[in-house]
Context: one part of a larger RNA
RNA sequence: GAACAAACGCUGGCGGCGUGCCUAACACAUGCAAGUCGUACGUGAAAAUCCGCUUCGGUGGAUGAGUAAAGUGGCGCACGGGUGAGUAACGCGUGGAUAAUCUGCCCUUUAGUCGGGAAUAACUCAUCGAAAGGUGGGCUAAUACCGGAUAAUGCUGUUGUUGCUUCGGUGAUACAGCCAAAGGGGGCCUCUAUUUAUAAGCUCUUGCUGAAGGAUGAGUCCGCGUACCAUUAGCUAGUUGGCAGGGUAAAAGCCUACCAAGGCAACGAUGGUUAGCUGGUCUGAGAGGAUGAUCAGCCACACUGGAACUGAGACACGGUCCAGACUCCUACGGGAGGCAGCAGUGAGGAAUCUUGCGCAAUGGGGGAAACCCUGACGCAGCAACGCCGCGUGAGUGAGGAAGGUCUUCGGAUCGUAAAGCUCUGUCGGGUGGAAAGAAAGGUUUGGGAGCCAAUACCUUCCAUUCUUGACGGUACCACCAAAGGAAGCACCGGCUAACUCCGUGCCAGCAGCCGCGGUAAUACGGGGGGUGCAAGCGUUGUUC
Numbered sequence: 001g002a003a004c005a006a007a008c009g010c011u012g013g014c015g016g017c018g019u020g021c022c023u024a025a026c027a028c029a030u031g032c033a034a035g036u037c038g039u040a041c042g043u044g045a046a047a048a049u050c051c052g053c054u055u056c057g058g059u060g061g062a063u064g065a066g067u068a069a070a071g072u073g074g075c076g077c078a079c080g081g082g083u084g085a086g087u088a089a090c091g092c093g094u095g096g097a098u099a100a101u102c103u104g105c106c107c108u109u110u111a112g113u114c115g116g117g118a119a120u121a122a123c124u125c126a127u128c129g130a131a132a133g134g135u136g137g138g139c140u141a142a143u144a145c146c147g148g149a150u151a152a153u154g155c156u157g158u159u160g161u162u163g164c165u166u167c168g169g170u171g172a173u174a175c176a177g178c179c180a181a182a183g184g185g186g187g188c189c190u191c192u193a194u195u196u197a198u199a200a201g202c203u204c205u206u207g208c209u210g211a212a213g214g215a216u217g218a219g220u221c222c223g224c225g226u227a228c229c230a231u232u233a234g235c236u237a238g239u240u241g242g243c244a245g246g247g248u249a250a251a252a253g254c255c256u257a258c259c260a261a262g263g264c265a266a267c268g269a270u271g272g273u274u275a276g277c278u279g280g281u282c283u284g285a286g287a288g289g290a291u292g293a294u295c296a297g298c299c300a301c302a303c304u305g306g307a308a309c310u311g312a313g314a315c316a317c318g319g320u321c322c323a324g325a326c327u328c329c330u331a332c333g334g335g336a337g338g339c340a341g342c343a344g345u346g347a348g349g350a351a352u353c354u355u356g357c358g359c360a361a362u363g364g365g366g367g368a369a370a371c372c373c374u375g376a377c378g379c380a381g382c383a384a385c386g387c388c389g390c391g392u393g394a395g396u397g398a399g400g401a402a403g404g405u406c407u408u409c410g411g412a413u414c415g416u417a418a419a420g421c422u423c424u425g426u427c428g429g430g431u432g433g434a435a436a437g438a439a440a441g442g443u444u445u446g447g448g449a450g451c452c453a454a455u456a457c458c459u460u461c462c463a464u465u466c467u468u469g470a471c472g473g474u475a476c477c478a479c480c481a482a483a484g485g486a487a488g489c490a491c492c493g494g495c496u497a498a499c500u501c502c503g504u505g506c507c508a509g510c511a512g513c514c515g516c517g518g519u520a521a522u523a524c525g526g527g528g529g530g531u532g533c534a535a536g537c538g539u540u541g542u543u544c
Base pairs, nucleotide, nucleotide: 001544002543003542004541006540007539008538009537010536013390014389015388016387017386018385019383020382021348026346027345028344030343031342032341035075036074037073040072041071043069048063049062050061051060052059053058082301083300084299091226092225093224094223095222096221097220098219101218102217106214107213108212109211110210111209112208113207114148116146117145123138124137125136126135127134128133154178155177156176157175158174160173161172162171163170164169183206184205185204186203187202188201192199193198194197227273228272229271234264235263236262239261240260241259242258244256245255246254276298277297278296279295280291281290282289283288303324304323305322306321307320326337327336328335329334354380356379357378358377362376363374364373365372366371393423394422395421396420403414404413405412406411427485429480430479431478432477433476437471441467442466445463446462447461448460449459450458488533489532490531491530492529493514494513495512499528500527501526502525503524509516510515
C1' cells in the first nucleotide's frame, strides 16, 4: 500500500447492488418448512334450511352432499434446504477402467394385458388403559395380496459348434427346464349379439407386464497430486496370499473354514497434531504466499452410539428399532421429544437480522386436468457491514463588517468566507398520473389437420373472448413550495502533507519506531490556524 463474513470509538442525508453466529455440532417455548391423487377402492357425516307427524320432550324425510373426513392403495418423502463435528482418506482434484455392476420416472422399438381365488383396513359390536395406545368377534372393495394359463432374443443348466480374447472370460447358435400382467376414463352403433337402446362389440386415451436399446443418475476399482512432527522407527494374525463355501447389483479377506508365511516401511510405514476438498478468493510485476464466508461441484453429518426394514435408490435431518444423556407429561403402571430447515428464544461472545408477504415469476412433488403443496424461491423488513453513485447549493459580493486569534501595536489572519443581491431545484417533503416483469394454463367462438365406421370422443395447430402481480400505487414521469432538512473524523517533532499562543513543569500525560515532558514544549492539555480523507474517519485484529 491492498484486502476483510470484521469488531470498537466519534459522527451520520439519500439511493442501487450485495452481505450478515467466524464463538457453544450448546440447549430450545411457539408457528410454519412434504405432500398429493375420488380418472385405483370400499365407506361416508354435521351445522343450517325446508316439509310432514307430535304426548311439544322429540321424531321421519329432502336439500346440504356423494361434500367434509378418516381408511385401503399408488407416487413422492433418498430431491430441495442446513451444517462442517468427523475425515490426512481413492475423501477431494484430475485422468482412466468396469469383459466386475445397477438405474424409478423419461424416450425409442417389440410382444402381451387370458381366466380364477382367499383375505383385510375403514365400519360395527365387545373390551383393556390416566394417557399414548391396544386386544378379540363380525361385514366389505380394489391398480392391495395369492395360485393357474400363455411366452422369448429373457433367466438357469447341459454339452456341441463357432467368432473375439487381456486366456480370466465374452458374443453368436442348438437343446431342455423356468418366469408376467390391472385396470381406470371418454365416445359411438360400422361389424357382432340382444334390437327404441345397450355391451360382451367398435374406437380413442391413460395405465399394467416381459424383452431390447437410449438418456440420466449412481456403485466399485486404479495411475498421479493432496498439511505439520523423526524430540514418532519399526508396524501388522484376517494380517499377506491360495483353495473351497457364503455374500453383494457388482471384483475382492467383504465374511467363514482349511493351508502357506507372508505384507508395509528412511521414496517415511506406524503413531501423534491439525484440517472437510475443489472451482475459486485476497495479495503480488510475476514466481509465489495466505485462504476455502457468500455462489457452484463433490464428500460427510442430522441429540450421542449401534442396527436393520421399506424401496429403483437410504442403512434415511422433520421414518422405524435398541442403548445412553437431557427435557417434558403421568392416575407412578407407563408414555412423549430431537431447529446443523425458516423465523424466533436463552446461553456463549468483541460480534452477526423479521416469530414479515406471496406462490405473481423460476424450479420441484402429486394429479388426465382444474388444481393442491412448496420458510426452495421471489420479495419486503433490520444493520454505513461492504462496494458504487448522488447531495449537503450556484453566481456575485471589500465598508476587506462584527467577532475570534496572533502581534514588533503599524498590522496580519480566519476571508469572498459571512451578511446583502441575483438564481437553480438533484436528494428529501407534498400533489397527481403510472409500469415492465404475464408466458402459459383454463374458458368462449370459429377454422384446419390427425385418429376412426363416424360429422361423436380424443389429440394437435391457428385465430379469437374473458381471466392471473407478493413486490406495490413500488420504479418511473409531471407539477408545487422552498437554500430551506443534510459534515464529520483523524492528524500537524522526523519518518509524513500540515505552526503558533496559553496552561502544565520528568507532574499530568503522549507514543507505530526514533523518542517528547525537570519554567520560554511546533511531541502533553486547550484555543486559533492549517493538512488529509469524507457519509464517513480513525483504532484494533488477520493475510499478502